[in-house]
Context: one part of a larger RNA
């Protein structure tokens, strides 16, 4: 060294099962509910099934009968209408009425009506309790025109059923944002990301709009009034250091500012060229026509110093119109011109209409995206070196060392998201180690604020050494009791195809604490299945050459 056997599992990111965590689908499936729509069913009502007829009530209506009827004026409480010159009585008085008088309307007597009350009868009709019996129910008794059951409506309803619960994102949840306008980033055209960095908008004005004239401003200093000032008035001053309805830029004194007269052009109809935009949209605009305002004219004017102030189509109001209306004339409907109604704000708007749970979950996927390990980075932690200002009686550097300054490894906390989601098994313990040295002992040395002893630092320096016990799943940490000493780090925070499973991390169940619930908690608590016969490399061992 080869080659057999035998053992061992460190390593083949070993095998097993298209990852159960995590993200993603306009995926799925149960489950909740004060999500949304719907349906079962519940309840009320009315109607139908549904009928006899007493009784005692109540209302209406019809008949008698009694009583009543007050505007001034006028004997006076005139319901009214028509006859009426008499009526009462046997006749007569006497009374009443005529007359006359007041009033729109005249009274005694007859006849009819009207309203209102009470009262009595009637039979109708409507109801309310009670009762009947024949539907109907009910095994029987018995119940009953009530229930049942059908139809309509209205209410209510997770009982049951269909969905909906959005995106962006330095993972994803939580906060945040989405549209528009102004400036930085933007790299001297124009455009240009980001959960870069400022900050406004969802109007406002009948004058703050047009046109003609007219005028200039901020702070500062003085001075004057005043008890007195930050008022007030006067001057000096002044290229704008004010002003502009508002944000911010850019403008703007010839003014776009500030004031006054007159006014409605904050008009109807069109619109050549542009100028941006993937489209749609958006912006500017000579010029014609009409009709008008100011101006003496020239002219000026189709809002506002300019950029924000905003919503597409679809439905649906209102108003108009020489539009079109189904045999034909009307409607109705419907065009089409003017106009309203979306925090339709997830603002180019999916529906008229939409919350949540899942550790009982499941499908498709993704190392396109997080949890462990690696990688990159090295802010942070850690460690060296330097600068000395100070401490150290004096004296920076025996020792310690601010405020800064240079690294330097890859042991922290992180940032990144580059392998791997068709699987890289996670914390702590047990074996079993092996490396590095920024060395805990132990062996040498230098400085010393080293008298000795014991110490402090600081070099060389990795040979060998480096406990054992209480708690706690613990790493760590406190304690106890030794020791020369009881190092710090790597090794997939070494080692589960070696062991363990205390803990974390399913399914059960509980507590508190949240939640309306289903259910949830870097809260807590009990209990939960660790798989693999070794083919290669590696290593032990034996054996043969």
């Nucleotide at each position: 060294c080869a080659u057999a056997u035998g053992g061992c599992u460190a390593g083949a990111u070993g095998g097993u099962a298209a990852g159960u965590c995590c993200c993603u689908g306009u995926g799925c499936a149960c489950c909740u509910u004060u999500a949304c729509u719907a349906c079962a069913a519940g309840u009320u009502u009315a109607c139908a099934c549904u009928g006899a007829u007493u009784a005692c009530g109540a209302a209406u209506a019809u008949u008698g009968a009694a009583a009543u009827g007050u505007g001034u004026a006028g004997a006076a409480u005139a319901a009214g209408u028509g006859g009426g010159a008499g009526u009462c009585u046997a006749a007569a008085c006497a009374a009443c009425a005529a007359c006359a008088g007041u009033g729109a309307a005249a009274u005694a007597c007859c006849a009819c009506u009207c309203a209102u009350u009470u009262u009595a009868a009637u039979a109708a009709u409507u109801u309310g309790u009670a009762g009947c019996u024949a539907a109907c129910u009910a095994a029987a008794a018995g119940g009953a025109a009530a229930a049942c059951u059908g139809u309509a409506a209205a209410u209510u309803u997770g009982g049951u059923a269909g969905u909906u619960u959005g995106a962006c994102u330095g993972g994803g949840g939580c906060g945040g944002u989405a549209a528009c306008c102004u400036c930085c980033u933007a790299a001297a055209a124009a455009g240009u990301a980001a959960c870069g960095g400022a900050g406004g908008u969802a109007u406002a004005u009948a004058a703050a709009g047009g046109u003609a004239a007219a005028c200039u401003u901020a702070a500062a200093u003085u001075a004057u009034u005043u008890a007195g000032u930050a008022a007030a008035u006067a001057a000096u001053g002044a290229u704008a250091g004010a002003g502009u309805g508002u944000a911010a830029u850019g403008g703007c004194a010839u003014a776009a500012g500030u004031u006054u007269g007159c006014u409605u052009g904050a008009c109807u109809g069109u619109a050549a060229g542009a100028u941006u935009g993937a489209c749609a949209a958006a912006u500017c605009a000579a010029a014609c026509a009409g009709a008008a305002a100011c101006g003496a004219a020239a002219g000026u004017u189709g809002a506002u110093c300019a950029u924000a102030g905003u919503g597409a189509c679809c439905c649906g109001g209102u108003a108009g119109u020489u539009c079109u209306u189904u045999a034909u004339g009307g409607a109705a409907a419907g065009g089409c011109u003017a106009u309203c109604g979306a925090u339709c704000a997830a603002u180019g708007g999916a529906u008229a209409a939409a919350a949540g749970g899942u550790a009982c979950g499941c499908c498709a996927g993704g190392g396109a995206u997080a949890a462990c390990a690696g990688g990159c980075u090295g802010a942070u932690g850690a460690c060296u070196c330097u600068c000395u200002a100070g401490a150290g009686c004096c004296c920076a550097u025996a020792u310690c060392u601010a405020c800064g300054g240079a690294g330097u490894a890859g042991u922290u906390u992180g940032g990144c998201a580059c392998c791997u989601c068709g699987a890289u098994g996670u914390c702590g313990g047990c074996c079993c180690a092996u490396c590095a040295c920024a060395u805990c002992c132990u062996a040498g040395a230098g400085c010393u604020g080293u008298a000795g002893c014991a110490g402090g630092u600081u070099c060389u320096a990795a040979g060998g050494g480096u406990u054992u016990g209480a708690c706690u799943g613990u790493u760590c940490g406190u304690c106890a009791a030794u020791u020369a000493a009881a190092g710090u780090g790597g090794u997939a925070c070494g080692c589960g195809a070696g062991c363990u499973g205390g803990g974390u991390u399913u399914a059960a169940a509980a507590c508190g604490u949240c939640g309306u619930g289903a259910g949830a908690c870097a809260g807590u608590u009990u209990c939960g299945u660790u798989c693999c016969u070794a083919u290669c490399u590696a290593c032990c061992a034996u054996a043969u050459g």

Predicted 3D model of a 545-nucleotide part of an RNA (large-subunit ribosomal RNA, domain V) from a pig gut metagenome. The coordinates come from a structure-prediction model, not an experiment, and the mean pLDDT is 83. RNAcentral holds the full RNA, with entries from MGnify.